Notes
Model confidence (mean pLDDT): 85 of 100. Large-subunit ribosomal RNA, domain I from a metagenome, 554 nucleotides, folded computationally.
[in-house]
Context: one part of a larger RNA
RNA sequence: GGCAAUUGGUGGAUGCCUUGGCGUCAGGAGGCGAUGAAGGACGUGGUAGGCUGCGAUAAGCCUCGGGGAGCCGUCAAACAGGCAGUGAUCCGGGGAUUUCCGAAUGGGGAAACCCACCUGGAGUAAUGUCCAGGUAUCCUUAGGCUGAAUCCAUAGGCUUAAGGAGGCGAACCCGGGGAAGUGAAACAUCUCAGUACCCGGAGGAAAAGAAAUCAAAAGAGAUUCCCAAAGUAGCGGCGAGCGAAAUGGGAGAAGCCCAAACCAGGUGCUUUCGAGCAUCUGGGGUUGUAGGGCCUCCAUAAAGCGAUCCAUGAGUAGAUAGCAGAAGUACCUGGGAAGGUACCCCAUAGAGGGUGAAAGGCCCGUAUGCGAAAUCGAAAGUGGCGCAGGAGGUACCUGAGUACCGCGGGACACGUGGAAUCCCGUGGGAAUCUGGGAGGACCAUCUUCCAAGGCUAAAUACUACCUGACGACCGAUAGCGCACUAGUACCGUGAGGGAAAGGUGAAAAGAACCCCUGUUAGGGGAGUGAAAUAGAACCUGAAACCAAUUGCCU
Numbered sequence: 001g002g003c004a005a006u007u008g009g010u011g012g013a014u015g016c017c018u019u020g021g022c023g024u025c026a027g028g029a030g031g032c033g034a035u036g037a038a039g040g041a042c043g044u045g046g047u048a049g050g051c052u053g054c055g056a057u058a059a060g061c062c063u064c065g066g067g068g069a070g071c072c073g074u075c076a077a078a079c080a081g082g083c084a085g086u087g088a089u090c091c092g093g094g095g096a097u098u099u100c101c102g103a104a105u106g107g108g109g110a111a112a113c114c115c116a117c118c119u120g121g122a123g124u125a126a127u128g129u130c131c132a133g134g135u136a137u138c139c140u141u142a143g144g145c146u147g148a149a150u151c152c153a154u155a156g157g158c159u160u161a162a163g164g165a166g167g168c169g170a171a172c173c174c175g176g177g178g179a180a181g182u183g184a185a186a187c188a189u190c191u192c193a194g195u196a197c198c199c200g201g202a203g204g205a206a207a208a209g210a211a212a213u214c215a216a217a218a219g220a221g222a223u224u225c226c227c228a229a230a231g232u233a234g235c236g237g238c239g240a241g242c243g244a245a246a247u248g249g250g251a252g253a254a255g256c257c258c259a260a261a262c263c264a265g266g267u268g269c270u271u272u273c274g275a276g277c278a279u280c281u282g283g284g285g286u287u288g289u290a291g292g293g294c295c296u297c298c299a300u301a302a303a304g305c306g307a308u309c310c311a312u313g314a315g316u317a318g319a320u321a322g323c324a325g326a327a328g329u330a331c332c333u334g335g336g337a338a339g340g341u342a343c344c345c346c347a348u349a350g351a352g353g354g355u356g357a358a359a360g361g362c363c364c365g366u367a368u369g370c371g372a373a374a375u376c377g378a379a380a381g382u383g384g385c386g387c388a389g390g391a392g393g394u395a396c397c398u399g400a401g402u403a404c405c406g407c408g409g410g411a412c413a414c415g416u417g418g419a420a421u422c423c424c425g426u427g428g429g430a431a432u433c434u435g436g437g438a439g440g441a442c443c444a445u446c447u448u449c450c451a452a453g454g455c456u457a458a459a460u461a462c463u464a465c466c467u468g469a470c471g472a473c474c475g476a477u478a479g480c481g482c483a484c485u486a487g488u489a490c491c492g493u494g495a496g497g498g499a500a501a502g503g504u505g506a507a508a509a510g511a512a513c514c515c516c517u518g519u520u521a522g523g524g525g526a527g528u529g530a531a532a533u534a535g536a537a538c539c540u541g542a543a544a545c546c547a548a549u550u551g552c553c554u
Base pairs, nucleotide, nucleotide: 001553002552003551004550005549006548007547008546009545015539016503017502020474021473022471023470024469025468026467027466028465029463030462031168032167039101040100041099042055043054044053046079049075050074051073061095062094063093064092065091066090070083071082072081106115107114108113116135117134118133119132120131121130122129137165138164139163140162141161142160143159144158145157146156172203173201174200175199176198177197183190187237213220214219224251225250226249227248228247234242235241255455256454257453258399262283263282264281265280266279267278268277269276270275288433290398291397292396293394294393295392296391297390298389304387305386306385309384310383311382312381318376319375320374322370323369324368328343329342330341331340332339344361345360346350352364353363354362404428405427406426407425408424409423410422411421414440435450436449437448438447439446490497491496510538513525514524515523516522
């Protein structure tokens, strides 16, 4: 020096565990904000700091309920001092307080700071000072004062009051804009994709929606979502790729209101005083087998429908604290019984968790039943109320710079194509029910529908948040980045990036006392404990690596 064995050290794998995650389902809730939010800064405890709570009334104040014996949050034990059956701590409802920043809103500003004015008050001899309230902008409405072109006026301006808005928020939704990497094995049309991203807006959903729709000789009857039709018909440098609809089956179902004709009234203007025009209000009216108005005539009160509003249901159900809740003992082993043995009991409860090991009957619970002073608070149903007839005549009305066409684009599965349909820009520009649109160029026949106004629940999408349940989900290099002081420490000028780190024991019973030593280091005794090779660098304690001892080889 090597090899081997043993005993240790180091190290922290593995096993076991779980306070934390992940996912799914169901229900709730789906917003908060100028009555100042979200998010912060700074304070606040007898005690220095972090977290939590709170706000100069500062781990809290008042009140109403619940609850019933201890309590003064936590890391984190103790000390000091207090509170509590006159009901504390704790849980829930309501209220008060709520510094400063932040939309931040009196002005400013390098957020948490600086400086004002007005009104009222405290204080001062007076000023300074202090306290309370107010003072941003925009929009709407109303009032007041002013006031152009332009005489009156109007527009406009200023001002006062009242109401509203502003900002934040995970996804879902609608709209306005809108890429590129990529694919096409290059690349330009194309694709990615109307995606990402930016902006605006709204709601608990949003959007869409009651046929100028489809269909095809038969018919259907708003919209939305799912399954099929179907990777079909088609589109496509006919490349890569893109990709319907009718129809059938389901979910859910709900239909309505204006404009106009006509009638009546108000106001303004004009007036040949007959009225006309404009505008507002009320009635009327709302559709395609056309409907409505007007005129004449007939009938006339019941069945039916209803999403808004009012009432009732009902301050009910429900939500926000809670309450009751069955049934076991002995012996054995053991540190410890829930294990074993024996006999027994409950069960609308043998879900689950805890307890010194493995408990239906020890504890918390579970099945089941019950509960609210206060705040929030439905629905079905019912009533009010609303809607609702026919024949003949007349030809008054039925959405105009609209439909449509040319040109240029976009959307439709459809890339300009034979390109219908829908939308936008631009230039032209109808008809009026004997009317008009569509049926994939266009025309005819036929069929079908009625544009140029509006509203509309449900079925559908999502989950930041609350509650409950579950898992052939993870178990500390896993599972969220975070089981722990975690978006912390740390890095970066900044946008931003972003960790590591769990486990003594049933219980601290956490090792009094003695010894070695420079030592609060470390160790040896003693003691605790079932165990201390469970001793806090603490469960188990692999390997690499390092020693010691023994044996063999050189």